[in-house]
Context: one part of a larger RNA
Molecule: small-subunit ribosomal RNA, 3' major domain
Organism: metagenome
RNA sequence: UGACGGGGGCUCACACAAGCGGUGGAGCAUGUGGAUUAAUUCGAAGCAACGCGAAGAACCUUACCUGGGUUGAACUACGGCGGAUGCCCUCGGUGAAAGUCGAGUAAGCUGCCUUCGGGUGAAACGUCGAUAGGUGCUGCAUGGCUGUCGUCAGCUCGUGCUGUGAAGUGUCGGGUUAAGUCCCUUAACGAGCGAAACCCUUAUCGUUAGUUACCAGCGGGUUAAGCCGGGAACUCUAGCGAGACUGCCGGCGUUAAGCCGGAGGAAGGCGGGGACGACGUCAAGUCAUCAUGGCCCUUAUGGGCUGGGCUACACACGUGCUACAAUGGUCGGUACAGAGGGUCGCGAACCCGCGAGGGGAAGCCAAUCCCAGAAAGCCGAUCUUAGUCCGGAUCGCAGUCUGCAACUCGACUGCGUGAAGUCGGAAUCGCUAGUAAUCGCGAAUCAGCAAUGUCGCGGUGAAUACGUUCCCGGGCCUUGUACA
Numbered sequence: 001u002g003a004c005g006g007g008g009g010c011u012c013a014c015a016c017a018a019g020c021g022g023u024g025g026a027g028c029a030u031g032u033g034g035a036u037u038a039a040u041u042c043g044a045a046g047c048a049a050c051g052c053g054a055a056g057a058a059c060c061u062u063a064c065c066u067g068g069g070u071u072g073a074a075c076u077a078c079g080g081c082g083g084a085u086g087c088c089c090u091c092g093g094u095g096a097a098a099g100u101c102g103a104g105u106a107a108g109c110u111g112c113c114u115u116c117g118g119g120u121g122a123a124a125c126g127u128c129g130a131u132a133g134g135u136g137c138u139g140c141a142u143g144g145c146u147g148u149c150g151u152c153a154g155c156u157c158g159u160g161c162u163g164u165g166a167a168g169u170g171u172c173g174g175g176u177u178a179a180g181u182c183c184c185u186u187a188a189c190g191a192g193c194g195a196a197a198c199c200c201u202u203a204u205c206g207u208u209a210g211u212u213a214c215c216a217g218c219g220g221g222u223u224a225a226g227c228c229g230g231g232a233a234c235u236c237u238a239g240c241g242a243g244a245c246u247g248c249c250g251g252c253g254u255u256a257a258g259c260c261g262g263a264g265g266a267a268g269g270c271g272g273g274g275a276c277g278a279c280g281u282c283a284a285g286u287c288a289u290c291a292u293g294g295c296c297c298u299u300a301u302g303g304g305c306u307g308g309g310c311u312a313c314a315c316a317c318g319u320g321c322u323a324c325a326a327u328g329g330u331c332g333g334u335a336c337a338g339a340g341g342g343u344c345g346c347g348a349a350c351c352c353g354c355g356a357g358g359g360g361a362a363g364c365c366a367a368u369c370c371c372a373g374a375a376a377g378c379c380g381a382u383c384u385u386a387g388u389c390c391g392g393a394u395c396g397c398a399g400u401c402u403g404c405a406a407c408u409c410g411a412c413u414g415c416g417u418g419a420a421g422u423c424g425g426a427a428u429c430g431c432u433a434g435u436a437a438u439c440g441c442g443a444a445u446c447a448g449c450a451a452u453g454u455c456g457c458g459g460u461g462a463a464u465a466c467g468u469u470c471c472c473g474g475g476c477c478u479u480g481u482a483c484a
Stems, first nucleotide, its partner, number of pairs: 001484002003481003007478006015468002019431005026322008034313001042053002064308002067305001070302001073131001078129005086109002089104006111120003133297002136295003142291002144286003147282001149280001154193006160169003173184003199274004204242007214231002218229003245268001248262005324424001328383007340371003345364002350359003390421001395416007437460007
């Protein structure tokens, strides 16, 4: 100087407390461990691995296994030698394919020099060579990228001063803040990286613009509809600007920083959300995104193919979905979003089918057309507490769609079947407001889909916080130490 203490003081945080909803029990989905296997490819391991890499494993992917095959190669660039054809192709045998063996060559194309004898060369072929190739090893050799403490308020430097020196001071103290934020004091005076601000978005208004969006007033129009003329008000769209700064008032405070209350205001004291992550820590993660040192393989640890596997299953754990019902289930009627996507695409009307879907083709490169019916809600009916009209696992049959192909191993539909489950032990998680809870919608990946995942979007919309004694973690000061 640090680190540590079941030392002390101050302080913060969904850390506890106060509340609301879960997980742990059930079934299923998914990841992992284990055991199994020819193979169940590999990585990730407390928090910070386990719906993680994977934002799509039937083949492909694919790295694993089996079998049969390949060896200058699937790909890059070069040299030596050889031969004269080569390119583009066609046919046949064998085979699961990959491959391998053999046959043919009509037309077209093939540079430069030439004394037309030829010489030389490109592409291609054969062979040899240095090379290619490796998801082989080392993340404890590395770059890059990332997680984490933690959006915690810290981490440092120059000069000066103090100390023999390591070092200290500044950065401490008194207030204050979300903040090393600011003020005061001060052997310190300043500065940098962080915090804040600048950036995006959202909440209000003005202005400009008015189509594909809008429709108040005017006219037309219908079974209906901004449908038409028209309009530029409103909504909206998207450019520019205004607006919030403790600016104003009162109180408190040290006359300060600031705190409390109030006015005005769409918004008030960081308005809400996002992006943004200091010096460093964990030899944290990744050699399987990529790059890369070293080591290793080179008729194989490379490359191509078929089929299988990654989907297995006594079990254990994590994360989720659906439930156990009446604040509900079922049936009928009826209303209101936002944000997205669409030409290898989205696909309307209409017709067929109980349905998944099929036929059909209008429109749309999209504020125009389509996906597209939002659902919870509201109105009415029914069920009456039961393993039920709850719950939907499992299984049988019949189908639909995608795709070369749904046996291993896809999703969905109809009919039948109807399991566990009556609110979950010890324990444990999330959340402070448009949040939790609950309800649906969209997108990426993608032929299809194992999506209940992930990332977004809106609808409905709570309860509680006395407080900091305690648990976990963090910050500052101080103290002890036999630790570094």